[in-house]
Molecule: transfer RNA
Organism: Phototrophicaceae bacterium
RNA sequence: GCCGCAGUAGCUCAGCUGGCAGAGCAACCGCCUUGUAAGCGGUAGGUCGUGAGUCCGAAUCUCACCUGCGGCU
Numbered sequence: 001g002c003c004g005c006a007g008u009a010g011c012u013c014a015g016c017u018g019g020c021a022g023a024g025c026a027a028c029c030g031c032c033u034u035g036u037a038a039g040c041g042g043u044a045g046g047u048c049g050u051g052a053g054u055c056c057g058a059a060u061c062u063c064a065c066c067u068g069c070g071g072c073u
Base pairs, nucleotide, nucleotide: 001072002071003070004069005068006067007066010025011024012023013022019056027043028042029041030040031039049065050064051063052062053061
């Protein structure tokens, strides 16, 4: 230098066939318990890596860039 994959909640990831952004764990509150853990119920938490484009509408499609991993030279 070229090619591929990945980047979404604090963490691990789904959603990527364009149409309300989700799950588990963690956090917080409550129930239960003599108390704690476990269990059960609920709440909050996101510029979807960055910028632009297409579109009525983009996490999703297109382009450029950034970061990480792998491969080729």